[in-house]
Overview: A computed fold for a 392-nucleotide part of an RNA from Carboxydothermus pertinax, annotated as large-subunit ribosomal RNA, domain III. Its Rfam family is "Bacterial large subunit ribosomal RNA". The source organism's lineage runs through Bacteria, Bacillati, Thermoanaerobacterales, Thermoanaerobacteraceae and Carboxydothermus. The full RNA is in RNAcentral, with records from ENA and SILVA.
Context: one part of a larger RNA
RNA sequence: AAGUAAGCGAGAAGGCAGGUGAGAAUCCUGCCCGCCGAAAGCCUAAGGAUUCCUGGGGAAGGCUCGUCCGCCCAGGGUAAGCCGGGACCUAAGCCGAGGCCGAAAGGCGUAGGUGAUGGGUAAGGGGUUGAAAAUCCCCUGCCACCGGAGCCCGUUAGAGGGAAGGGGUGACGCAGAAGGAUAGGUUGAGCGCGCGGCUGGAAAAGCGCGUCCAAGCCGGUAGGGAGUGGGAUAGGCAAAACCGUCCCACGGAAAGCCCGAGAGGUGAUGGGGAGGGAAGCCAAGUACCGAAGCAACCGAGUCCAGGCUGCCAAGAAAAGCCUCUACCGAGGGCGAAGGUGCCCGUACCGGAAACCGACACAGGUAGGCGAGGUGAGGAUCCAAAGGCGCGC
Repeated sequence: AAGUAAGCGAGAAGGCAGGUGAGAAUCCUGCCCGCCGAAAGCCUAAGGAUUCCUGGGGAAGGCUCGUCCGCCCAGGGUAAGCCGGGACCUAAGCCGAGGCCGAAAGGCGUAGGUGAUGGGUAAGGGGUUGAAAAUCCCCUGCCACCGGAGCCCGUUAGAGGGAAGGGGUGACGCAGAAGGAUAGGUUGAGCGCGCGGCUGGAAAAGCGCGUCCAAGCCGGUAGGGAGUGGGAUAGGCAAAACCGUCCCACGGAAAGCCCGAGAGGUGAUGGGGAGGGAAGCCAAGUACCGAAGCAACCGAGUCCAGGCUGCCAAGAAAAGCCUCUACCGAGGGCGAAGGUGCCCGUACCGGAAACCGACACAGGUAGGCGAGGUGAGGAUCCAAAGGCGCGC
C1' cells in the first nucleotide's frame, strides 16, 4: 500500500409489532411471508459421552452481533420378570488340556471353550415430568419357579422321571404367480359438535373439525399340509415300542388329523376423543366436563407364508421342541388363593453444529416408518403431520 482488496461456507427470504435488557437486524412472544415434506419429518443401530433439563453468566469459543447457545458455573435428570444383552445356542473367526512341529520366541491343531451380524425367548393400551418411561402410575394380561385346600394315579404286575446317547423337527436357494385378510387411505345429502360475520340474498343438500382403541382370552374361518394300520428287520457304533428299509391290508381324500391369518365376541359400565371450559396474590386453554363413533369404495412392499408353482448352479450350524430307549425309580399328577422374579443398558444427538472428515466443514454414514392430490412409481410438481429460513 491499508483498515484498502477479498472473505463471512450453498441465492429456502424474510417483514412488522410487542417484550427483555446498560446495550437488540441477530434473544423471547405474536401475526404475516418463504423453504423441505422417500425429507430438511419420525423411530432405531453404530459412534459420541452429559452435549439432555432447570437456574445463573457474559472473559474466551460462536466467521458479525448477542441479553442467546451444543460455550462457562451450579443444581437436577436415565427406574424393566415379559425392550436389547447376560445367567441359553451355535457361524466365520479366535483361544486351545493332551498332541504334532519348531534353535528359541513360537506355529498348527483334537476334545473343549469362545464368538451375533443368525436361532431361541413371557406385554399391551392409556396417563404422567422441566428433563425418564412397553421401565414410574392406572387398567388389562402373560411367563418361570415356590406354594398348596381338595381330588386322582402308583409302589417291582411299578406311576413317574429320563439322557451329554438314537431319530425327527428346528432348516433356510433363486425366480414367478394367484388367493384371502389387515394396516392405511378416500368419499358420504350418514352421525356428532362448533360456526353460520360483512354484503342484495342463503340456518342449508352451507362451512370447519371429528367420526377411534392393544395385548390377552374365547372362537375357529379363507387357505395350506400329511397316507393310515399290521407284520418283519442283521441299518441308525449299546438299546429302543422311535427313525429307516421290506412285505401285507385299507385308502387315494368326504369325514377326521396337523398347520393356519383375519372376521366376530370379550377385554371396554374402561381408555381416548373434536369441542366446551373455571376458580384466582401465586402455577390456564390448566383443573374439570366430554358428543358422535357408521357405511361404501380403493388397498399394500405387511400378515396367512418355513405357503404354492417352476428352475438348477441344489441353496449354515447348534440349542430349543417332539419322540425313543439306556438308566433312575417310591412316590407322582391336576390344582384356587398367595408368594418370588438377579446383573448390565435405558438421558441426549443420531443423513448431523453432538458420529467420521484438524472447523458449528455444501463431503461420508446401516435398518425401519414415511398421510394426501398428480402419476406406473419411493419420479415430478403442490402440499398434511412435523421441521426449518442454512450465525453477518